[in-house]
Glycine riboswitch aptamer from Siccirubricoccus soli, 92 nucleotides, folded computationally. The organism belongs to Siccirubricoccus, within Bacteria. It matches the Rfam family "Glycine riboswitch aptamer". For this family Rfam cites "A glycine-dependent riboswitch that uses cooperative binding to control gene expression" (Mandal et al., Science, 2004). The model forms 91% of the base pairs in the Rfam consensus.
């Protein structure tokens, strides 16, 4: 100096599913609480598809699969993309 992988942070983009009934409160809107139908892309869990390992043990684990959490106008979030910075480790 320039890459590669790994964390963080800004800014953009972001998908799915009832603006469902009922009661409360409000003028109303939100908002809380109880039903019934749903959704996976915060987070979790998995008796795991996959990888790795000193290999029949152990370790890491998915866009699967569960829906406890969230969530189903809007806002807010919101896997992952993309651009920038910052920081680590690895190797030169």
């Nucleotide at each position: 100096a320039g890459a590669u992988c790994c964390c963080g942070c800004g800014c953009g983009g972001g998908a799915g599913a009832g603006a469902g009934g009922g009661g409360c409160u409000u003028c109303a809107c939100c908002g809380c609480c109880c039903c019934c139908g749903c959704c996976g892309a915060a987070g979790g869990c998995g008796c795991a598809a996959c990888c790795g390992g000193c290999c029949c043990c152990c370790g890491g684990a998915a866009a699967c699969g569960c829906u406890c959490a969230g969530g189903c106008a809007g806002a807010a979030g919101g896997g992952c993309c993309g651009c920038g910075c910052g920081g680590g480790u690895a190797g030169g």